[in-house]
Context: one part of a larger RNA
Parts: sequence; C1' cells; structure tokens
RNA sequence: UUGGGCGUAAAGCGUCCGCAGGUGGCUAAUUAAGUCUGCUGUUAAAGCCCAGGGCUCAACUCUGGAUUAGCGGUGGAAACUGAAUAGCUUGAGUGCGACAGGGGUAGAGGGAAUUCCCAGUGUAGCGGUGAAAUGCGUAGAUAUUGGGAAGAACACCAGUGGCGAAGGCGCUCUACUGGGUCGCAACUGACACUCAUGGACGAAAGCUAGGGGAGCGAAAGGGAUUAGAUACCCCUGUAGUCCUAGCUGUAAACGAUGGAUACUAGGUGUUGGACGUAUCGACCCGUUCAGUACCGAAGCUAACGCGUUAAGUAUCCCGCCUGGGGAGUACGCACGCAAGUGUGAAACUC
Repeated sequence: UUGGGCGUAAAGCGUCCGCAGGUGGCUAAUUAAGUCUGCUGUUAAAGCCCAGGGCUCAACUCUGGAUUAGCGGUGGAAACUGAAUAGCUUGAGUGCGACAGGGGUAGAGGGAAUUCCCAGUGUAGCGGUGAAAUGCGUAGAUAUUGGGAAGAACACCAGUGGCGAAGGCGCUCUACUGGGUCGCAACUGACACUCAUGGACGAAAGCUAGGGGAGCGAAAGGGAUUAGAUACCCCUGUAGUCCUAGCUGUAAACGAUGGAUACUAGGUGUUGGACGUAUCGACCCGUUCAGUACCGAAGCUAACGCGUUAAGUAUCCCGCCUGGGGAGUACGCACGCAAGUGUGAAACUC
C1' cells in the first nucleotide's frame, strides 16, 4: 500500500462540544471545473502483440501494422457531482400550548439510628466467636429511663421505574438554572451530519491548604487460628471517608457494542404525552409519538447469541487493530507539587 476487521478471538477514544477537512434534502433554468465524447499533437528507438520476409528450421533478425492508456490543444454533450442564481418544506431550528422527571447549583428545615457527656433505677457481668482470648466492668459497666452534644447517611415509598453526554443523581421545602417529550403547523428556509488538532466535563483512590471527625476504617498494635499466618475471624485504631478552594485525569470509565440517517414480520409488559370510544368519575379498550424491558420471522454470526433500542440491509464521517512475550517497559517530549499520566519503540526470544 492493497485487502480484511473491531459484543466475547487483536481492535470503539470515558463522555460531550467543536474550527479546518470529508459528506450532504426537493424544484427550475444557467455554466462547463470534475465526467463522457470526436479530431489532433506527443508519449525516441529497441522490446511485447499481429502480418510478411531473410539465415536449410528455430533461436536470432529485417519490414510493415495495431490495440490500450497518460498528458497537452481544440470542437461538442449536459444526466450526475461542483459553481453561481431563484425558489420550496419534509431535515434542522424557533414560536405557542401542555407534560413528566433522584438533571444541576445554592440556601433553609426534619426525624429514626449511632457514638459520647450529665443525671436516675439497678447489680455482676458485658462483649465477641466455629470455640476462645485480647478488650470493657464493683472507680458501678451491659441493660433501662430522662436531658444534652456531634458528625455522617437519608429506611418505607423504590419499580429490568425516572433524569443526565458520560462520570453519575434519592429525606422535605424554597430560589435560580440546563436539557427532554408530546400536540399545533405560526415563523426561518438546508441553517445539516461527522469531526484530525483543540476545548470542557470526568467514579474511587491519591495530593496541597484550611476546617471537621459520629460511624466505618488502609497502615499500625494486640488476641486467636496455623507447621508457619507479615492473611481470612476477633478487640483497638491513624491517614482517609465529610466540607471549602485547588490539583490529579485514570477504572471491568462495560451494552466489553463510536456518531448520524433511511429501510426490513410480529408478540408480551412497562414509563411519559396526545387522540378516539366509554363513563358520574378513576379505570377498561383502541390508535399514535417518544423512551425502556423481555421473547422471537427473515437475515447475520465461528459459535454463544443479536434481532425496528441490530451484532440485519445500505450510505456518510471519525477512532482503532495486524502473532505471543519483551512492554504499556526503555528513551525522548509534553503535562503534574508528587504519585504518576499521555505519546510510545527496539534488541532478543518462542
């Protein structure tokens, strides 16, 4: 480079935004850059191919011819792509009217539980385990009643239910705020899709500074177990977990499945709208749109399985893969306070 791939064999960037680039809806007339086509110049000779000739044949060689194709010039065609022009409304967006929601940020409030402190009752145990012991307790524990303080998390509702681009989001109320769906078809009139470089967000752990510290709990100490036990079990317990302001930028960041559009049997649920039928009304029933879950025609797949939420049939754009190990290592560069992260080989070996 060609070809083939990326759910599980190697392979979808953690997610989104987005410049350049690539790609791009319907109609009409114009143009002629791409495209198609006629003629022409050139693409040395030799060689290849075809026909004929010369060495007795052949190899070899001589003469003539031709196809295809590239580039330039010139004449034409106008379906498609492009360009420029005028429009359109289905894509996209706006508007109006409804709707649902743990979407986000900030503030205020709440109860149960836990631990600690004070006081009362009360007496010898409590706690823990497979069994124990360390531990706590006559300086009165555990249990129980009343009062107080603190921090963290929000039972039931709760649901293969909802929202969010992903990470993720759940007590209640208020304020501000992002997005979505449905209906109408009023407005704009292709404004779209994807996106190298770039930017933003990004669980947990970790880091810096200042707070906070109930419970849990890396490290650490002790008790057991065991041949040993730097573990599993038990008693303690520091960082941390929480808040504020920054940093880090990684995860089995998973649907191990990039985004967009169109098309291709059905069935059973469920969430949110809209419409119809019906009703006193909530239901029920039917249609439709947007999600979500299961089962399955065709088809696909190595199989497992996927199957209108595709891993089916197609188009466009991006990312990535190319035997195992060495190795996500070395070196260089960039970023970072550091931890480290990103990019990322080779020798050698099987």
Molecule: small-subunit ribosomal RNA, central domain
Organism: Leptolyngbya sp. SIO4C5